[in-house]
Molecule: SAM riboswitch aptamer (S box leader)
Organism: soil metagenome
């Protein structure tokens, strides 16, 4: 910089000791100890693997399309919809659609 996703899902022990939840508003979480870091746990299926189920070629092969499985791999996730808005449309509304931003994978 491209592209695909983002209303689902899955926590407990230990260590630390004030702040965190990107960024401005809200509005939450936190000394009953948040956030961070380790350790097992899980969740999820983004890439790898496996299956060869559907389509379809046809060179009989698993390469590209769609489906499935959760595998001693790579990541990433495990408070609130990306916690919500913030910009543009539209509505009777705190609701609908878009967008930008971020995030997270693959290139």
């Nucleotide at each position: 910089c491209u592209c695909a996703u983002c209303c689902a899902g899955a926590g407990u022990g230990g260590c630390c000791g004030a702040g965190g939840g990107a960024c401005g508003g809200g509005c939450c979480c936190g000394a009953u100890g948040a956030c961070g870091c380790c350790a097992c746990a899980g969740c999820a299926a983004c890439c790898g693997c496996c299956c060869g189920c559907g389509a379809g070629a046809a060179g009989u092969u698993a390469g590209a399309c769609g489906g499935g499985g959760a595998c001693a791999g790579g990541u990433g996730c495990u408070a609130a919809c990306u916690c919500c808005c913030a910009c543009c449309c539209g509505c009777a509304a705190u609701u609908g659609g878009g967008g930008g931003a971020g995030a997270u994978g693959a290139g």